[in-house]
């Protein structure tokens, strides 16, 4: 000098268990606090979470049975968690393998 390697995160799928179906939850605008962000430093007008506001919205059914529970089959841009694939430090400085 050239080349590569790694993280939080997200994204399909797919398995487990749950929650909701009496509408929480996801999605979406605002607003406010908090974090996280390759091995180190710094770190955004990206990212994640939580509170508050606002608009939008939904799939049941069959069954049993003490009448308000309960079990099955669905349904939600649902949650945790696992496997898999692919994607990937916003940006800067230095490192780290290899030639």
């Nucleotide at each position: 000098g050239c080349a590569g390697a790694g993280u939080a995160g997200g994204a399909g799928c797919u398995g487990a268990u749950g929650c909701g179906u009496c509408a929480a939850g996801u999605g979406c605008g605002g607003u406010g606090u908090g974090g996280a962000c390759g091995g180190g430093g710094a770190g955004u007008u990206g990212c994640c979470a939580c509170g508050c506001c606002g608009a939008c919205g939904a799939a049941a059914a069959g069954g049993g049975g003490u009448u308000c529970c309960c079990c099955u089959u669905g349904c939600g841009g649902u949650a945790u968690c696992g496997g898999u694939u692919c994607c990937g430090c916003a940006u800067c400085c230095c490192g780290c393998u290899g030639c």
Molecule: THF (Tetrahydrofolate) riboswitch aptamer
Organism: mouse gut metagenome